Predicted 3D model of a 100-nucleotide RNA (TPP riboswitch aptamer (THI element)) from Robiginitomaculum sp. It matches the Rfam family "TPP riboswitch aptamer (THI element)". About the family: Vitamin B(1) in its active form thiamin pyrophosphate (TPP) is an essential coenzyme that is synthesised by coupling of pyrimidine and thiazole moieties in bacteria. The previously detected thiamin-regulatory element, thi box was extended, resulting in a new, highly conserved RNA secondary structure, the THI element, which is widely distributed in eubacteria and also occurs in some archaea. Analysis of operon structures identified a large number of new candidate thiamin-regulated genes, mostly transporters, in various prokaryotic organisms. The THI element is a riboswitch that directly binds to TPP to regulate gene expression through a variety of mechanisms in archaea, bacteria and eukaryotes. through a variety of mechanisms in archaea, bacteria and eukaryotes. Tandem TPP riboswitches have been reported where both TPP riboswitches respond independently to TPP. The structure of TPP riboswitch has been reported for Escherichia coli and Arabidopsis thaliana. Its mean pLDDT, the model's own confidence on a scale to 100, is 76.
RNA sequence: AUCUGCUCCGAGGGGCGUCCGCGAUUCUGCUGCGGACUGAGAAGCACUCUUGGAACCUGAUACGGGUCAUGCCGGCGAAGGGACGGGGCGUUUAUGCGCG
Numbered sequence: 001a002u003c004u005g006c007u008c009c010g011a012g013g014g015g016c017g018u019c020c021g022c023g024a025u026u027c028u029g030c031u032g033c034g035g036a037c038u039g040a041g042a043a044g045c046a047c048u049c050u051u052g053g054a055a056c057c058u059g060a061u062a063c064g065g066g067u068c069a070u071g072c073c074g075g076c077g078a079a080g081g082g083a084c085g086g087g088g089c090g091u092u093u094a095u096g097c098g099c100g
Stems, first nucleotide, its partner, number of pairs: 001093001004090007011050004016044001017037006023030001056081003063074003
C1' cells in the first nucleotide's frame, strides 16, 4: 500500500402497526391499561441503519397468497429516493527498508 473482519467514539437517519378486552371521554378518537400476532425494534436512556447504503420512504388507498386482523408473507426490486467522520485491534497479498 492492499484485502477483509471486529470494535469504540462523535454525529446523523429511521420505524413503531394489527386484533381482542378493559378504562376514560363531548366525539366513529386515545404514544391510557392488560392480552394476542409479526419483527431487531410496535415509545424503548431501547432497537436499527449511515453511501460497499433493502434501516427506512416512494410507487402503493396498487398486485398475488394467507390471516380474526395487519408490510403477516411474496413479488414489485438493485426500480426511484435515502443518513458520515474519526480512533483502535486483527486478517490477506505485494513491495520497500533494517538486522541476522